Molecule: transfer RNA
Organism: Phycisphaerales bacterium
RNA sequence: GGGCGAGUAGCUCAGUUGGCUAGAGCGCUGCUCUUACACAGCAGAAGUCGCCGGUUCGAGUCCGGCCUCGCCCA
Numbered sequence: 001g002g003g004c005g006a007g008u009a010g011c012u013c014a015g016u017u018g019g020c021u022a023g024a025g026c027g028c029u030g031c032u033c034u035u036a037c038a039c040a041g042c043a044g045a046a047g048u049c050g051c052c053g054g055u056u057c058g059a060g061u062c063c064g065g066c067c068u069c070g071c072c073c074a
Stems, first nucleotide, its partner, number of pairs: 001073007010026004019057001028044005050066005
């Protein structure tokens, strides 16, 4: 330098033909329970969907460029 894959909540990951407020598990916070902790139950917070632009009535999803990480080739 070239090719491929990945980037979505603190972590690991879903996300359908592009369609209304973007979700799950774990973790975190509060409450109940307990002498207390853990477990369990209930409730809640937490997201520029890597960045910039384009297409579209509408983009996490499609298109272009760039960044980071991984694998392969040179």